[in-house]
Context: one part of a larger RNA
Formats: sequence, structure tokens, C1' cells
RNA sequence: CUGGGCGUAAAGGGCGUGUAGGCGGUGAGAUAAGUCGGAUGUGAAAGACUCGAGCUCAACUUGAGGGUUGCAUUCGAAACUGUCUGACUAGAGUAUAGUAGAGGGGAGCGGAAUUUCCGGUGUAGCGGUGAAAUGCGUAGAUAUCGGAAGGAACACCAGUGGCGAAGGCGGCUCUCUGGACUAAAACUGACGCUGAGGCGCGAAAGCAUGGGGAGCAAACAGGAUUAGAUACCCUGGUAGUCCAUGCUGUAAACGAUGAGAACUAGCUGUUGGCGUAAGUCAGUAGCGUAGCUAACGUGAUAAGUUCUCCGCCUGGGGAUUACGGCCGCAAGGCUAAAACUC
Repeated sequence: CUGGGCGUAAAGGGCGUGUAGGCGGUGAGAUAAGUCGGAUGUGAAAGACUCGAGCUCAACUUGAGGGUUGCAUUCGAAACUGUCUGACUAGAGUAUAGUAGAGGGGAGCGGAAUUUCCGGUGUAGCGGUGAAAUGCGUAGAUAUCGGAAGGAACACCAGUGGCGAAGGCGGCUCUCUGGACUAAAACUGACGCUGAGGCGCGAAAGCAUGGGGAGCAAACAGGAUUAGAUACCCUGGUAGUCCAUGCUGUAAACGAUGAGAACUAGCUGUUGGCGUAAGUCAGUAGCGUAGCUAACGUGAUAAGUUCUCCGCCUGGGGAUUACGGCCGCAAGGCUAAAACUC
């Protein structure tokens, strides 16, 4: 050098976009950089190796040879890679006609419910629990009827249904806007894939400023329980949850499964197209053959058979740490050891 892995054992970056780089479809022609062959020069001697020789042997000394896998020059080869020229349409994209959708931003509107306030009826309880108590109530509660205010969330529809790169997205209407799929094949003609850095997005909690505050509810207070109860249960309750703008940049950010491409039995459900239909294309689920797998399982949505590119792993603890650097208002995040120990 070759040689191993990443669903659950250590290991897929949270997701995208894209720079450098790596890799890249079909036919033809040219070239000859890579590649292959020949020749020439060089590749010192000593050492090493092979065959000999000399000291009685050996070490040692010595002769000859091969080798020195390299470099340079030159002459050739042209399959493959590269480069150049010109062409193609199967990849990719554009145009046309349609389709579905909680995809995203903004504005407006609606009803149910909770709470509070006002008024009516009405009277002694209500509430809560395993049982209670704290709490609320004769200053009239709970219950019930009418009215008002305000905030938040949108029952049924609702579905291993849909959309989105991921995070995620669910009342209705309007408006702005991204993507996907299908049909037919008009156009461009490899324009592609991946992607170190970079840039952007990124649940919840948290932070800053200003609003808002119905319900819920960390902290906190009280009541219970208990040996204790800094809990589980109950009554309250502040941040927060909501909005605007900015920051944070993390999650069991999970399919614990990177992206793209090709190939490899079937059956069943479902969503959206096209088609009279058989069927077919794109998704999403259940089972399953071969194969794979330590097993579980996976199995055309691969964890099968291959190719390209990126990320990551290398015993457990120490350690999602220290130090340093970068980022952040802070909380902290990213990067990331060692001693020691088993």
C1' cells in the first nucleotide's frame, strides 16, 4: 500500500442552498497531457544479491555479473481518462394544457367554550378528594336566564389522508407567493450529481424592548398525604404561554436509516393525475420472494446488487468536560484534549 464500519452494538451533519473540489450520458473526428511499448543517456564507488578467486576454513579481502522498480530525451500506439471541434436526445431544464394540497406571508371575519363584569330569578351551600382540608359563599355564592368585555384555541369534518427540505402546517374569506404531480410531446442540448468552507432556515424553553394577558401554569404560598414529602393529590398563583421587532441555534431536530443514479418476484389498501377499460405515472401504508442481517428485522419508499460525492466512528469512565479560539446581552453554543482509572 491493500484491507473495516455507521437502523438498534461507537458512528448520518437538524434541514436546505451553493463556492472550491471530486465525479459525470450517446455517436464521430482531432490531439497525445495521463496511459502503454521500443531505443538512447543517466541512475558514482562502497554496501546488498548471484557466480567465482585469495588468506588452511570463516569473518575479511577481491573479480565478474545481474539489478538499481527512477529521471530525461526521442520514436511509436490510440482502447480508456483528459483537452479541442462538431453532432445527438434517453439525464436535466424551459414552454403548453390541466390537477390536488393544514406549503408560506399579510389583512379581514365567524361560532362554540372558559373567565370576569352588569342585571334578573333564587337560597344555603358550593368546590374539591381515596377521604379531607385550605379556598369561595347570607356583604347572597354555586345553579339558572339576559347583556357586555377580553384573550387564546379552532369540536365535528379527520383518515398508517394531504402539503413542506427539515423544523413544521388544521375555523372561514380575500390577497401576495413557493413547490409538486400528470398529459401530450414543441423547444434548449449534458446545461448534470455531490458538496469541505460560506450563507440561509431551524420545535420548545430562554433572553432584550414595547404591547397583551381569558384559560393554563415553572417558581412561590397554603391544604393534605407521609416517619419525613423541598413530590405525586387539592386550593390559589407569578414569570411564561399570545403579538411586534431583534437575539439564541439547541432536541429521542428519529425512519435513531446522508444525497443522487441504475438494476433486482409478487399481493393488498389508500391519495393525486391520465385513460372507456385493461392499465400506467407520482406519492403513502400493510404483507412478502430472493438476497442481506449477530439477531430483531429489512425487503422497488432496501438495511439487496453496484457507482459517485459528502459527513461521521475506532474500548468504558474522565468528557455533550478543562484550556484556547470563535459566536452570544446573558443563559450558554460550536470546536475539543490530557493526567488518572477499569
A computed fold for a 342-nucleotide part of an RNA from an uncultured bacterium, annotated as small-subunit ribosomal RNA, central domain. It matches the Rfam family "Bacterial small subunit ribosomal RNA". RNAcentral holds the full RNA, with entries from ENA and SILVA.